Source information:
A computed fold for an 83-nucleotide RNA from Competibacteraceae bacterium UBA2788, annotated as c-di-GMP-I riboswitch aptamer. Of the family's consensus pairs, 95% are formed in the model. It matches the Rfam family "c-di-GMP-I riboswitch aptamer". The literature on the family includes a 2007 paper in Nucleic Acids Res by Weinberg et al., "Identification of 22 candidate structured RNAs in bacteria using the CMfinder comparative genomics pipeline". Its Rfam clan is "c-di-GMP_I riboswitch clan". Its family is annotated with cyclic-di-GMP binding in the Gene Ontology.

[in-house]
Formats: sequence, structure tokens, C1' cells
RNA sequence: AAGAAUAAAUGCCGAACCUGCCGUAAGACAGGGGCGGAAAGUCACGGAUCCUGAAACGAUUUCAGGAAAGCCGGACUGCCGGC
Repeated sequence: AAGAAUAAAUGCCGAACCUGCCGUAAGACAGGGGCGGAAAGUCACGGAUCCUGAAACGAUUUCAGGAAAGCCGGACUGCCGGC
């Protein structure tokens, strides 16, 4: 110097639930809260999941629109780096 896993350190994010507000809904946003996370940062490409509508029907499927993604896989980027 490079690589590098996890100790440590700086910090970071923020589940459920509650309140307000928007939405037909799923759910988003703000505040409180903290289950947890080494990518729980970003994307939404594939599968799975949820909501709305329509069709077909014999119990579930197909199509369109929407949601989330802290379920699995994938892509991009990032902090520290002792023994």
C1' cells in the first nucleotide's frame, strides 16, 4: 500500500403499537415509540405478498391499475477495519 472478516468506535436506520392527516383500499406522510438490522442505503429486474376493478367460472384463475418490499433471488453505491 492492497485485501479483509468481525471485535471495537463514530454514528445510522427504525418493527409492532398510539395520535394527526391523505387515500375506496392496500398503504403513504408527520410526531411519539423501539422489535430488530453490517447494508433495515438506493432500484423494483424476477418470484412471492397485499389492495381495487373487470372477465371467466365451481374455486380458484386471467387481465388492468395501484401498494409495500425489514420474504427469497438480482443490480448499484457506502462507513470503520484492532488481534
NCBI's taxonomy places the organism under Bacteria, Pseudomonadati, Pseudomonadota, Gammaproteobacteria, Candidatus Competibacteraceae. Its mean pLDDT, the model's own confidence on a scale to 100, is 81.